[in-house]
RNA sequence: AGAGUUUGAUCCUGGCUCAGAACUAACGCUGGUGGCGUGUCUUAGUCAUGCAAGUCGUACGAGAAAGCUCUCUUCGGAGGGUGAGUAGAGUGGCGAACGGGUGAGUAACGCGUGGGUAACUUGCCUUUGAGUUGGGAAUAACAUCCCUAACGGGGUGCUAAUACCGAAUGAUAAGGCGCAGUGAUGCCGCGCUCUCAAAGAUGGCCUCUGUUGCAUGCUGUUGCUUGAAGAUGAGCCCGCGGCCUAUUAGCUUGUUGGUGGGGUAAUGGCCUACCAAGGCAACGAUGGGUAGCCGGCCUGAGAGGGUGGACGGUCACACUGGAACUGAGACAAGGUCCAGUCUCCUACGGGAGCCAGCAGUCUAGAAAUUUGCACAAUCGUCGAAAGACGGAUGCAGCGACGCCACGUGGAGGAUGAAGCCUUUCGGGGUGUAAACUCCUGUCAGAAGGGAAGAAGAGGCGUAAGUUAAUAGCUUUCGUCCUUUGACGGUACCUUCAGAGGAAGCUCCGGCUAACUACGUGCCAGCAGCCGCGGUAAUACGUAGGGAGCGAGCGUUGUUCGGAUUUACUGGGCGUAAAGAGCACGUAGGCGGGCUUGUAAGUCGGUUGUGAAAUCCUCUGGCUCAACCAGAGAACUGCAGCCGAAACUACAUGUCUUGAGUCUAGCAGAGGGAAUCGGAAUCUAGGGUGUAGCGGUGAAAUGCGUAGAUAUUCUAGAGAACACCAGUGGCGAAGGCGGAUUCCUGGGCUAGUACUGACGCUGAGGUGCGAAAGUGUAGGGAGCGAACAGGAUUAGAUACCCUGGUAGUCUACACCGUAAACGAUGGGCACUAGGUGUUGGAGGAUAUGCCCCCCUCGGUGCCGAAGCUAACGCAUUAAGUGCCCCGCCUGGGGAGUACGGUCGCAAGGCUGAAACUCAAAGGAAUUGACGGGGACCCGCACAAGCAGUGGAGCAUGUGGCUCAAUUCGACGCAACGCGAAGAACCUUACCAGGGCUUGACAUCUGGGGAACCUCUUAGAAAUAGGAGGGUGCCUUCGGGAACUCCAAGACAGGGGCUGCAUGGCUGUCGUCAGCUCGUGUCGUGAGAUGUUGGGUUAAGUCCCGCAACGAGCGCAACCCCUGUCCUUAGUUGCCAUCAGGUAAUGCUGGGAACUCUAGGGAUACAGCCUGUGACAAGCAGGAGGAAGGUGGGGAUGAGGUCAAGUCAUCAUGGCUCUUACGUCCUGGGCUGCAAACGUGCUACAAUGGCUGGUACAAAGGGUUGCGAUGCCGCGAGGUGGAGCCAAUCCCAAAAAACCAGUCUCAGUUAGGAUUAGAGUCUGCAACUCGACUCUAUGAAGGUGGAAUUGCUAGUAAUCGCGGAUCAGCAUGCCGCGGUGAAUACGUUCCCGGGUCUUGUACACACCGCCCGUCAAGCUAGGAAAGCCGGAUAUGGCUGAAGUCGUGAUCCCAACCGGCAAGGGGGGGAAGCGCCGAAGGCAGAGCUGGCGAUUCGAGCUAAGUCGUAACAAGGUAGCCG
Repeated sequence: AGAGUUUGAUCCUGGCUCAGAACUAACGCUGGUGGCGUGUCUUAGUCAUGCAAGUCGUACGAGAAAGCUCUCUUCGGAGGGUGAGUAGAGUGGCGAACGGGUGAGUAACGCGUGGGUAACUUGCCUUUGAGUUGGGAAUAACAUCCCUAACGGGGUGCUAAUACCGAAUGAUAAGGCGCAGUGAUGCCGCGCUCUCAAAGAUGGCCUCUGUUGCAUGCUGUUGCUUGAAGAUGAGCCCGCGGCCUAUUAGCUUGUUGGUGGGGUAAUGGCCUACCAAGGCAACGAUGGGUAGCCGGCCUGAGAGGGUGGACGGUCACACUGGAACUGAGACAAGGUCCAGUCUCCUACGGGAGCCAGCAGUCUAGAAAUUUGCACAAUCGUCGAAAGACGGAUGCAGCGACGCCACGUGGAGGAUGAAGCCUUUCGGGGUGUAAACUCCUGUCAGAAGGGAAGAAGAGGCGUAAGUUAAUAGCUUUCGUCCUUUGACGGUACCUUCAGAGGAAGCUCCGGCUAACUACGUGCCAGCAGCCGCGGUAAUACGUAGGGAGCGAGCGUUGUUCGGAUUUACUGGGCGUAAAGAGCACGUAGGCGGGCUUGUAAGUCGGUUGUGAAAUCCUCUGGCUCAACCAGAGAACUGCAGCCGAAACUACAUGUCUUGAGUCUAGCAGAGGGAAUCGGAAUCUAGGGUGUAGCGGUGAAAUGCGUAGAUAUUCUAGAGAACACCAGUGGCGAAGGCGGAUUCCUGGGCUAGUACUGACGCUGAGGUGCGAAAGUGUAGGGAGCGAACAGGAUUAGAUACCCUGGUAGUCUACACCGUAAACGAUGGGCACUAGGUGUUGGAGGAUAUGCCCCCCUCGGUGCCGAAGCUAACGCAUUAAGUGCCCCGCCUGGGGAGUACGGUCGCAAGGCUGAAACUCAAAGGAAUUGACGGGGACCCGCACAAGCAGUGGAGCAUGUGGCUCAAUUCGACGCAACGCGAAGAACCUUACCAGGGCUUGACAUCUGGGGAACCUCUUAGAAAUAGGAGGGUGCCUUCGGGAACUCCAAGACAGGGGCUGCAUGGCUGUCGUCAGCUCGUGUCGUGAGAUGUUGGGUUAAGUCCCGCAACGAGCGCAACCCCUGUCCUUAGUUGCCAUCAGGUAAUGCUGGGAACUCUAGGGAUACAGCCUGUGACAAGCAGGAGGAAGGUGGGGAUGAGGUCAAGUCAUCAUGGCUCUUACGUCCUGGGCUGCAAACGUGCUACAAUGGCUGGUACAAAGGGUUGCGAUGCCGCGAGGUGGAGCCAAUCCCAAAAAACCAGUCUCAGUUAGGAUUAGAGUCUGCAACUCGACUCUAUGAAGGUGGAAUUGCUAGUAAUCGCGGAUCAGCAUGCCGCGGUGAAUACGUUCCCGGGUCUUGUACACACCGCCCGUCAAGCUAGGAAAGCCGGAUAUGGCUGAAGUCGUGAUCCCAACCGGCAAGGGGGGGAAGCGCCGAAGGCAGAGCUGGCGAUUCGAGCUAAGUCGUAACAAGGUAGCCG
């Protein structure tokens, strides 16, 4: 620091997800040791039990018992001593307000920070002054009596104090009053006046006083009282700071202020009476929700964000609510009173209790410890002290909960064991890993030793102070003595033994380090995101191996980060989400030049504070570290003081350039009202006139003989204003268009004068605001939602047509929205130009006009820099800056719901969530596609010829049937295809019968030559028997081939997968395309080249061009054919010469010709004319056998179709192994209702039949072709000449031609079918061959919709040959004979190519995709109502308690009195105000449930249509 994920690919926007760190965690698997930390986040739920606050006898009175012991004894016991002035209880003092827990409440001066308190207090402590005199009356305890279940309570009597109460003294300090100074609620000075105190205890001594001792004396210590000061801790007040919500906008009556009074330690409406009517709020009051706050902690580069567990500070609370008392301090966790909930006890009358102290229990929960030890240390309370107490604290226990440290061994050890995994079977991996050898000894274990943490305290001694004192007390000191450790026999040290006791978890498709095998087969499962799994899964499960971390590892949850994804640092708004429809304007924000001042902001210095801990740096202590300690730095903050004055601000004066006013002109569909006009339309009336009009793609509805349409005259009505008219004008926007008049707004230009910053923007607010719509009243020609009819259509609630109501128009009043768009808020300034247009001004000109130059304002286009994701924008910015406003933060849900508000309504404005997806989106790119465009080609259409589709038959296919009808091929590109030939074989199928190392291959062992003939059983396979036969090579051992037997390794499979493959093939298509290198352009995908202008059959060639070249294709090179030359002449040929025949190259001979087959030549737009761009080329002509690639063939770029083939072959994987292998017999592949393809033969006279007579080419032949001859009507038979072929044979070519006959008929056409008789092949023609003869003589009379081939030696027609093959050809592959018609042309159909355009397609239009309905699931809204919660409000009732009152009752201290009684004062009951809880009432807020209902979302293969994306087939979209 980034990465994955939208796409075919790209850039951008944008969300989702991951890698990091952290945790008071939990869960899963696993678990050796130690140290340091930490441990109910849920139920502020309930709590059994124990402990958590006491202490002081140096404040006080009183004062046991057991035990031990002594004495006495009637042995029952009694008394004394000791225990002991002890225990326990009481009075009194101090403490209990600390310490410890929790976070419910609290949005508050509660907290933090900085101040104030001249408005206050502070027990104990420190310093200091003064004092501490003299009296009194009670009361617990105790004793006794009584009530009570208990808790407790009452009566009577006795008693003490540092308990209580008077008196005295005491104030210069406090309080009050007055006067003077001062700006003072203050300060200071002077004077007057009132009130208030106490307690002792204890040690020592005899110096003073008084004494017999000694204390009433002295002295020490410590208390007590009253002041002052300090310290510490509280209280109160203020500035600033820190949550969400406006779908909470108004709140408030003690409320805001004043005066008097009360209250408090103290200010204050804190309380009360009266007076005034204020106070708070858009800088967010009030309400609602949530929450203790902070130092800090986590994260982060930081700014921030999150958090507040442990530790520390602070606040609040103590079962819930209320209240006060005591006290220095509380409205009090282990105090009191009252009310309420709950639990417990009860004798039913009444009582007790409150773990959010430490342990512990139950409950809740995913989740959290011991009912431990000790006061040894630290600290707190009490005490003079010793000391006591302390669940504070120190320790231990439990938990891998966290951090840190250590260990589970170290070294050597093989071309490398075994096992396991894998394999191409060779090997490779685990792996120096193990074994084995040599070492070491941490931790744990055993044994032994063994701390620091301890300072004090007491005793003794010593010195100093106090004192009269050597006493006492305090303090210092001591090599002194005694004594104190929970942890703990722990840390640590030593020794012993022995590698011995100690490794797991997660992951291995990418992100992200790490790969193979098997199993599974869209199943089981995985998954953080993308996504894996449908038979070869590195993604599931297991194994081997590997990677990472390691006593842990993963998962889940949460927070920050990454996320610049709320953007202060640090984002955006033309098209991605986002500029309000437009303006005016309030608050607010911002604001021109100069001068002077102030010092709020700002800047500098300094002071205080910013607790400690934490973080950071350095150093030190535990062996290190974690941890701990010391020092420093830091704490970015706040406040005070001093200073500076540039900038902002404030104040002051001034200026003119911003803004405005004025004068003179100018343009304009700017707005409003009134009046007028013509064209058109419709209606009405009249005339002419006759059968149609109208409308459409075509029609129909409709109108018309009752006279339409058409034409003409006249009248009326309403609405809109042709031409001018223009990316022209005006307006803020919406918008504005005939003419004239009136009223009126704004703008521009020029000019000078005036005002003097008066400005810009603008939350709320106000106004304007197209169309549609609403209300009332008019109006209504045309047009025209709804509606009706006619068409179209599968349907057509549409598009088209005929009608037609609201509406459209006017007035007034609403509505307030639009794709209200430049999808671009307003203002100001700056930043190259060019060219139109519009409104002015100026210059020049000739004083006019145009042109020209310049300038201001508007409106367009093109472009530089710059910007932008790109497209694009570009002085009219989307550039560069400043100011202000509005708005955005993934898609859907949704501009929906609820609430509020506006509206008559329709509806508008404001505006969520649950749930769901991993995308949604922008721009551009390459393709593909379009019922987009342009150009071009092809038997593509057209023009023709012949067909197919109808018939019969042949053949293939589907289907059906069957034991089996083996399998494959399925649009073109399957279907006379694999199959160049199924009677057996083939053969893969079926039935039956057999074999199991096998029909076939290799290896091992044994036997035998092989082989031939005959024979038995059987359907055959097979099994058996008889006879013949003894081979070849040899180094004499044996070997090779063949065959039989046996065993196992293995064979074998036409079994599956063509979607695991190779190879081969089809198709687009013989279409003209497909690419690369370098360069250039672009952020990039990509583009350019390859596009463009011509041309071609062609990306063929030429020209141009940021391209220049190249490759695969095209063409050519190759073969056949067409002409000629040359060479060579046998089997071919025969002109000339000679011979011969009935005839024939028959013979001699010839090498001319034909022909054969080798080699060459020829054709190139070469020549001419025209045309074209002086090009490429094209058109015509000449010559030529052939003319513009002469004709034909072979040749098939890059790719597409998961095209075809595992059944040609090969092959991975899977599968069968007495069978899915193999052998045999028979059957089937030929099965037939109807269907389809491809063919043959026909339907006849351009013909059939009969007879005669010509002319080919190319092939084949020894298991062969087979002549002449003979036999047969014939198929054929017989026979065998010749031929391994230019020699012989197949072999007759046929159509044609000549002649005859038939005469339009189901025929002398047609030949199916059937019967009989035969021939041939073959082991065998029944299923199931071909052919022949005789007889039979079906359909069919040229074929519907539709559809095929062909452009010349072609179609059509005629025959011939070959492969396969024993036999079987209408099929296939070839060959020649005869031999046409037509092409104007490219509008249309089909296919293809190039360019361009649109796209929401990319599996690419057989695409994508919308809505209703149906099904399931999910969350939400509404809903009659039902059930809660919190909250105020108004009445009622009113506990405790303070305060007030208190005529009734009671009373020791003081006064006075001899006493009784009295006074003062106090207390109580009662009463009053306030007052918690409770109850009643209505109200709003909020939550849950809810029959039913509404829409929404999601869910491989449901229904109906086809709305959108292409001109999406009616352009789309907004209201």
The RNA shown here (small-subunit ribosomal RNA) has 1519 nucleotides and comes from an uncultured prokaryote. The sequence is in RNAcentral, with records from ENA.